The RNA shown here (transfer RNA) has 74 nucleotides and comes from an uncultured Oligoflexales bacterium. Rfam family: tRNA. Rfam classes the family as a transfer RNA. The coordinates come from a structure-prediction model, not an experiment, and the mean pLDDT is 82.
[in-house]
RNA sequence: GGCGGGGUAGCUCAGGUGGUUAGAGCGGUGGUCUCAUAACCCACAGGUCGGGGAUUCGAUUUCCCCCUCCGCCA
Numbered sequence: 001g002g003c004g005g006g007g008u009a010g011c012u013c014a015g016g017u018g019g020u021u022a023g024a025g026c027g028g029u030g031g032u033c034u035c036a037u038a039a040c041c042c043a044c045a046g047g048u049c050g051g052g053g054a055u056u057c058g059a060u061u062u063c064c065c066c067c068u069c070c071g072c073c074a
Base pairs, nucleotide, nucleotide: 001073002072003071004070005069006068007067010026011025012024013023019057028044029043030042031041050066051065052064053063054062
């Protein structure tokens, strides 16, 4: 330099054909239970969806540019 894949909660990730509340597990906080701790169970908090622009009534989702991570080729 060329090609491909990824970036969404603190971590690991999902998100179908664009649509009205953006989710799961783990973790955190509080509660329940226990003599007590852990586990189980219940509730809650936590998100500029990497950045900018375009299309659209509407973008996490489509298109373009950029940043960044991983892999392959040279």